Model confidence (mean pLDDT): 81 of 100. A computed fold for a 77-nucleotide RNA from a Solirubrobacteraceae bacterium, annotated as transfer RNA. It was read from a public genome assembly.

[in-house]
């Protein structure tokens, strides 16, 4: 350089073939409990769905350009 998967809350990951308000576990936060910690319960928070653009009545889904990552092939004078 070329093709292909991938990207969604701080982490890891859902989301029923485009359809009503993107959830869930773990972390943090606050409170219960306990002499105090853990550790167990309860709550509230927390997202420009990787960026930007396009279709459409609608887009985490579908298109196109661009970034990040990860595989293959290729060149290697």
């Nucleotide at each position: 350089g070329c093709c292909c998967c991938u990207c969604u809350a701080g982490c890891u990951c859902a989301a029923u073939u485009g359809g009503u308000u993107a959830g869930a576990g773990c972390a943090g936060u606050g409170g219960a409990c306990u002499c105090u910690u853990a550790a167990u319960c309860c709550a509230a928070a927390g997202g420009u769905u990787g960026a930007a653009g396009g279709u459409u009545c609608g887009a985490u889904u579908c298109c196109u350009u661009c970034g990040g990552g990860g595989g293959g092939c290729a060149c290697c004078a």

It matches the Rfam family "tRNA". By type it is a transfer RNA. Gene Ontology term of the family: triplet codon-amino acid adaptor activity.